Molecule: Bacterial RNase P class A
Organism: Longimicrobiales bacterium
RNA sequence: UGGGUGCGAGUGGAGAUCGCCGGCCGAGGGGCUCGUCCCGGACGGCCGGAGGAAAGUCCGAGCUCCGCAGGGCAGGGUGCCGGGUAACGCCCGGGCGCCGCGAGGCGACGGAAAGUGCCACAGAGAGCAGACCGCCGAUGGCCGUGCCCGAAGGGCCGGCACAGGCAAGGGUGAAAGGGUGCGGUAAGAGCGCACCGGGCGCCUGGUAACAGGCGCCGCAUGGCAAACCCCACCUGGAGCAAGGCCGAAUAGGGGACGAGGAGUCGCCCGCUCCGUCGACAGUCCCGGGUAGGCCGCACGAGGCGUCCCGCGAGGGUCGUCCCAGAGAAAUGAUUUCCCUCCGCUAGGGCGGAGACAGAACUCGGCUUAUUCGCGCCCCUCGC
Repeated sequence: UGGGUGCGAGUGGAGAUCGCCGGCCGAGGGGCUCGUCCCGGACGGCCGGAGGAAAGUCCGAGCUCCGCAGGGCAGGGUGCCGGGUAACGCCCGGGCGCCGCGAGGCGACGGAAAGUGCCACAGAGAGCAGACCGCCGAUGGCCGUGCCCGAAGGGCCGGCACAGGCAAGGGUGAAAGGGUGCGGUAAGAGCGCACCGGGCGCCUGGUAACAGGCGCCGCAUGGCAAACCCCACCUGGAGCAAGGCCGAAUAGGGGACGAGGAGUCGCCCGCUCCGUCGACAGUCCCGGGUAGGCCGCACGAGGCGUCCCGCGAGGGUCGUCCCAGAGAAAUGAUUUCCCUCCGCUAGGGCGGAGACAGAACUCGGCUUAUUCGCGCCCCUCGC
């Protein structure tokens, strides 16, 4: 210098001027039953005013409403062990496995002898496996003009690869019924043995996961459970547009009072007339909803600091602080000096840049985006 890995922090600092949002106070204004109440924009002062991710809305909670006797089934989720926490699928520590030269990282990491299912293509064979190439052919069979025994017959030798044996090697595959070596054999094979691996039992260490040791068993059941399933544990639904309170105008609903005359419509009816009943006017009252207003809504699993406990995540004691809250809309602009970086310049200096992104019920996490700092690892080069 480059590449990588882990941890941490939040980002520019100090001022000046002018603004924006919220709260409080004071001017000021309005109503009035003259106790007081309301507004406080056009006035002023004081205080506060984005984040580590406010983001994605992926988990877990608080809070609210609805549902719910208890238990079970179904459905969903989680899944090595111990701890932390309000809780978690998060975090810490540990075990085991895997990856990396390393610093370090990753793992749905319970059960495959409960049952079911699947294992494409290739391949002989993919599950109570199989024989394509290959090896053998000891044994049985066949052949020989071979040799030996005294003919029959038998033995030996050589050949064939017919019966048959084997699974070492080749080949297929993601995976072929432990691995390496020696012995053994006709050739082979846990067939025998040693070591490694595996299973079972015991002992030791550890809270445990697990590890180590000893003994026995030639090995007896290949993989897949983010396939069904089994086991253990957890689990009601919707979400601040939750939800609660107040509540107009207009229209509409209900009730009471009321209708003198005439009319219209309906009911009755095949049609017409009469009569009865109802509606059509007005006044008052009641209740629901809407617009709108208020609460929820900022003191909380809260921030900071000291001390103690703990390897750590974290817990406890004490002290201190109050720190945005709406309307979807505010949280800014200009400028001076300094800081960091870049470009130009001999220098002085000049110019430019300082990220990602922005609350809306609130917390704990995860993930993603971005800048900077520190530790460590690897490689190269120079001294």